About this RNA:
This is a predicted structure of a 74-nucleotide RNA (transfer RNA) from Niabella hibiscisoli. It was read from a public genome assembly. Rfam family: tRNA. It is annotated as a transfer RNA. NCBI's taxonomy places the organism under Bacteria, Chitinophagia, Chitinophagales, Chitinophagaceae, Paraniabella. Model confidence (mean pLDDT): 82 of 100.

RNA sequence: ACGGGCAUCGUCCAAUGGUAGGAUACCGGUCUCCAAAACCGUUGAUCUGGGUUCGAAUCCUAGUGCCCGUGCCA
Numbered sequence: 001a002c003g004g005g006c007a008u009c010g011u012c013c014a015a016u017g018g019u020a021g022g023a024u025a026c027c028g029g030u031c032u033c034c035a036a037a038a039c040c041g042u043u044g045a046u047c048u049g050g051g052u053u054c055g056a057a058u059c060c061u062a063g064u065g066c067c068c069g070u071g072c073c074a
Base pairs, nucleotide, nucleotide: 001070002069003068004067005066006065007064010024011023012022013021018054027041028040029039030038047063048062049061050060051059
């Protein structure tokens, strides 16, 4: 430089174009002499800009970052 893939709660993973959910972690509570475990609850996210659409995490476009492959220079 070229080609391909990926980007969503702290972490992992979902979501026919219909207004973001689950697990886990943290925190709080129940229980316990205390703690752990178990159970209940709370908080928390769509990489960025633009476009299409009544409506975009999803489709289109440009960019950013990461991964893989090929190539060039040293």